[in-house]
Molecule: RNase P RNA; transfer RNA
Organism: Armatimonadota bacterium
RNA sequence: GGAGCGAGUCGGGUGACGGCUCUUCGGCUUGCCGAGGGGAGGAAAGUCCGGACUUCAUAGAGCGCGGUGCCCUGUGAGGCUCUUCGGAGCACAAGCAGGGAGGGGGCGACCCCAUGGAAAGUGCCACAGAAAGUAAACCGCCUCGGCUUGCCGAGGUAAGGGUGAAACGGCGAGGUAAGAGCUCACCAGCGUGCGGGGUAACUCGUGCGGCUCGGUAAACCCCACCGGAAGCAAGGCCUAAUAGGGGGAGGAUGACGCUGCUCGCCGACUCCCCGGGUUGGCCGCAUAGACAGAUCGUCACACAAAGACAGAAUCCGGCUUAUAGACUCGCUCACUGU
RNA sequence: GGGCCUGUAGCUCAGUGGUUAGAGCUAGCGGCUCAUAACCGCUUGGUCGGGGGUUCAAUUCCCCCCGGGCCCA
Numbered sequence: 001g002g003a004g005c006g007a008g009u010c011g012g013g014u015g016a017c018g019g020c021u022c023u024u025c026g027g028c029u030u031g032c033c034g035a036g037g038g039g040a041g042g043a044a045a046g047u048c049c050g051g052a053c054u055u056c057a058u059a060g061a062g063c064g065c066g067g068u069g070c071c072c073u074g075u076g077a078g079g080c081u082c083u084u085c086g087g088a089g090c091a092c093a094a095g096c097a098g099g100g101a102g103g104g105g106g107c108g109a110c111c112c113c114a115u116g117g118a119a120a121g122u123g124c125c126a127c128a129g130a131a132a133g134u135a136a137a138c139c140g141c142c143u144c145g146g147c148u149u150g151c152c153g154a155g156g157u158a159a160g161g162g163u164g165a166a167a168c169g170g171c172g173a174g175g176u177a178a179g180a181g182c183u184c185a186c187c188a189g190c191g192u193g194c195g196g197g198g199u200a201a202c203u204c205g206u207g208c209g210g211c212u213c214g215g216u217a218a219a220c221c222c223c224a225c226c227g228g229a230a231g232c233a234a235g236g237c238c239u240a241a242u243a244g245g246g247g248g249a250g251g252a253u254g255a256c257g258c259u260g261c262u263c264g265c266c267g268a269c270u271c272c273c274c275g276g277g278u279u280g281g282c283c284g285c286a287u288a289g290a291c292a293g294a295u296c297g298u299c300a301c302a303c304a305a306a307g308a309c310a311g312a313a314u315c316c317g318g319c320u321u322a323u324a325g326a327c328u329c330g331c332u333c334a335c336u337g338u
Numbered sequence: 339g340g341g342c343c344u345g346u347a348g349c350u351c352a353g354u355g356g357u358u359a360g361a362g363c364u365a366g367c368g369g370c371u372c373a374u375a376a377c378c379g380c381u382u383g384g385u386c387g388g389g390g391g392u393u394c395a396a397u398u399c400c401c402c403c404c405g406g407g408c409c410c411a
Base pairs, nucleotide, nucleotide: 001335002333003332004331005330006329007328008327009326010325013301014300015299016298017297018296020039021038022037023036024035025034026033027032028031041309045320046319048318049317050316051315052314053231054230055229056228060263061262062261063260065227066226067225068224069223070100071099072098073097074096078092079090080089081088082087101115102113103112104111105110116222117221121220122219123216124215125214138161139160140157141156142155143154144153145152146151147150169187170186172184173183174182188212189211190209191208192207193206194205195204196203197202235283236282237281238280245274246273247272248271249270250269257265339410340409341408342407343406344405345404348363349362350361351360356394365381366380367379368378369377387403388402389401390400391399
């Protein structure tokens, strides 16, 4: 130098002129002028999680449904309690963060993992193959029988061939008619006892058991834990309008309701279609902020250049996705040059 | 702003783990006819919206994006 890996920062600065919007003060001709101040992001996005807030009756319980899933520690949006109003303490969320264990990938720096249970049960495993799971004999091998003497029949055999993504552990010896954990040694795995390490997940050593048990739970399911529903177009207040008009359905055999079902509670309305009226304001709502609408433009300077993704709509904590270019730090290499 | 649904051939739709994803219409060719239509036969045409994951195997199951549509006082 090249090719990469990890962490992080910026993603525009200064000045002049002009413009937009909100707000404070002042002025008047009352909607304009003058002065001062505030005015997008790292993701404001997707709405994927969690919370605040609001309504559903301060009546709930069970089932169902949904979510999460190795271990430890931590952050703290917001909540509760106390308060001398400065703050302090407490227990908690997330598809959150960090570290570790186990598994996988890369030469490496390093990266990835929805990672409880398949030794509870059920289902599925196409094609091929004899057989796809308490099994199974197509070829081959062995024994016996038959005869037309190289075939047929009966049986044994999972060691060999072949099929497949996957065929019931590997290898050697013994054994046998031929074979086989059938037996034995070693290795691998599983289960279990003991001991060591670790907070734990787990790991190391050793003994025993021939136990050898396929995969799939992002299939049903089982286990543990968590979750009431809807969402700011939630919801509250004021004002305006008018007639609760016509038709239909359900309902004291209990409707509507905390919203799937059942029980319980409550106790008289509820829903649909047609037609008519009003279709305004304020709060919710913010240390940017609305009339669902502002946050910009031109020029100059330095500069390699000003060029990415994109723009708040109740508010927070996360995650994910998009992002031209510039910069900083720490590393790796089977590459190249000196 | 919030909630929900959907994407398969040119069009309308099936297919919800398993051989090479099908059907109707359309299009092309041939037949029938004097000719056209209808009818009959054959054929073409697919990134299953895109990417990643689970699985032996994904249109199908899960996640993230993209496009389209519906509802709300």